C1' cells in the first nucleotide's frame, strides 16, 4: 500500500437503538493503640474526532485520527 481487529470512569474491562454500569482506585466515617483488611457512604465518562440514518445512537453506515496483529 492492502485487510483485520481494538478505542467506553485514573485502571482492566461490561453494555440487544430506548436515561451508561462493574471490580480495583481515590475521598470520609466505623472498627483498631496504630497501620492493613472488614464494613457503610460517596466520588467520577456528554463512550477517540466529524459527518449520516433514525422519533431516539455507546451501539448502525460513511470518513478520518491512534494503538495492536497479518499480507505485500
Nucleotide at each position: 500500500g492492502g485487510g483485520c481487529a481494538u478505542g467506553u470512569a485514573g485502571c482492566u474491562c461490561a453494555g440487544c437503538g430506548g436515561u451508561a454500569g462493574a471490580g480495583c482506585g481515590c475521598u470520609u466515617g466505623a472498627c483498631u493503640u496504630a497501620u492493613a483488611a472488614u464494613c457503610a457512604a460517596g466520588u467520577g465518562g456528554c463512550c477517540c474526532c466529524a459527518g449520516g440514518u433514525u422519533c431516539g445512537a455507546a451501539c448502525c453506515c460513511u470518513g478520518g485520527c491512534a494503538u495492536g496483529c497479518c499480507c505485500a

Transfer RNA from Parcubacteria group bacterium CG08_land_8_20_14_0_20_43_9, 72 nucleotides, folded computationally.
It matches the Rfam family "tRNA". It is annotated as a transfer RNA.
The coordinates come from a structure-prediction model, not an experiment, and the mean pLDDT is 84.
The sequence is in RNAcentral, with records from ENA.